[in-house]
Molecule: Bacterial RNase P class A
Organism: Phycicoccus avicenniae
RNA sequence: CGAGUCGGGCGGACGGUCGCGUCGGUGGGCAACCACCGCCGAGGAAGGUCCGGGCUCCGAAGGGCAGGAUGGUGGCCAACAGCCACCCGGGGCGACCCGCGGGACAGUGCCACAGAGAACAGACCGCCGCCGUUCCGGUCGCGAGACCGGUUCUGCGGCAAGGGUGAAACGGUGGUGUAAGAGACCACCAGCGGCCUGGGUGACCAGGUCGGCUCGGUAAACCCCAUCCGGAGCAAGCCCAGACAGUGUGCGUUCGAGGGCGGCCCGCCCGAGCACACGGGUAGGGCGCUGGAGGUGGUCGGCAACGGCCACCCGAGAUGGAUGACCGUCACCGCGCGGCCGGCGACGGCGGCGCGGGACAGAACCCGGCCUACAGCCCGACUCGUCCC
Numbered sequence: 001c002g003a004g005u006c007g008g009g010c011g012g013a014c015g016g017u018c019g020c021g022u023c024g025g026u027g028g029g030c031a032a033c034c035a036c037c038g039c040c041g042a043g044g045a046a047g048g049u050c051c052g053g054g055c056u057c058c059g060a061a062g063g064g065c066a067g068g069a070u071g072g073u074g075g076c077c078a079a080c081a082g083c084c085a086c087c088c089g090g091g092g093c094g095a096c097c098c099g100c101g102g103g104a105c106a107g108u109g110c111c112a113c114a115g116a117g118a119a120c121a122g123a124c125c126g127c128c129g130c131c132g133u134u135c136c137g138g139u140c141g142c143g144a145g146a147c148c149g150g151u152u153c154u155g156c157g158g159c160a161a162g163g164g165u166g167a168a169a170c171g172g173u174g175g176u177g178u179a180a181g182a183g184a185c186c187a188c189c190a191g192c193g194g195c196c197u198g199g200g201u202g203a204c205c206a207g208g209u210c211g212g213c214u215c216g217g218u219a220a221a222c223c224c225c226a227u228c229c230g231g232a233g234c235a236a237g238c239c240c241a242g243a244c245a246g247u248g249u250g251c252g253u254u255c256g257a258g259g260g261c262g263g264c265c266c267g268c269c270c271g272a273g274c275a276c277a278c279g280g281g282u283a284g285g286g287c288g289c290u291g292g293a294g295g296u297g298g299u300c301g302g303c304a305a306c307g308g309c310c311a312c313c314c315g316a317g318a319u320g321g322a323u324g325a326c327c328g329u330c331a332c333c334g335c336g337c338g339g340c341c342g343g344c345g346a347c348g349g350c351g352g353c354g355c356g357g358g359a360c361a362g363a364a365c366c367c368g369g370c371c372u373a374c375a376g377c378c379c380g381a382c383u384c385g386u387c388c389c
Stems, first nucleotide, its partner, number of pairs: 001385010012330007020041002023038006043360001047371002050369005055233004067229005072086005087101001088099004102224002107222002109218003124163002126159005132153001135150006171189006190214001192211008237287004246278006258270004294313008332357006339350004
């Protein structure tokens, strides 16, 4: 320098003008509200709503069935399908990555296409034997012919080594053996199972010994085993509370309740209903509503996830739902064209001018995760390769 692996971080800054929302202040208005001033005003994912919890209401002796979730081991955590470390298997030269990683001797099912045969396997080509047969050669015979060896085709039988199919074909290599063959037998290897020894908390690892010789895959098919799980969700839930209707009580209909004439008295007019209470609860309003398993730094324990202690910090809470636009300066990135500096070298660094660029997305009860989207960058550790000294 090139190619790559892993981990962490950022997601422009400042100023001006205009605009939006909550809250506070001042002024105006009967009120709804309006004007001005001030403070504050989205994210790394606020997202998908896939898990887990807090919180709220309902339910609940206890146990079981059904249903769902999880699934190597040991830790972490409030909990989890999350995180950390390790084990096993697979991939990569490597850093490292991937695994939906219990059980297929409890039972049932399935294994497409191809292929002869796919689970109590199978025989297409092939190899071998026998009966018959075609042709060729040899020997014997005067001859018809006989015998031997090879060969062609059909039949019957043996075999599973080789070819071929497939994701997968019932161990591999070498030998013995045989008509040809085969774990039929033998040696070694692989695999499986039992036992023993050692190491580890454990998953598991290392070694030894024995066995029958080999026993396919699939549980993201049913199923079996172990562990865990009550339901619904902030439109949860709680409070205040009109109008209309309802129930009850009281008063009243020329002995006139009540209402109007700005308040009170008199007076005048209208006049059959009026007043109070109650609980439920609609419209409407309020609470829940944001300081919490919270961040940052240090220190101690731990490989780590994480935990203990100490200090400091914490200014969105809208409710048809605000957080934006433009301009200027600077910073950043890309492209093009010049320049300067450092080094023996491979090569590196700095600065100028012009043009262009800035994503994904957006709180709605709150947290912990996972997953997904994202212009352009930065930092650290490591691997492989090339070149220079």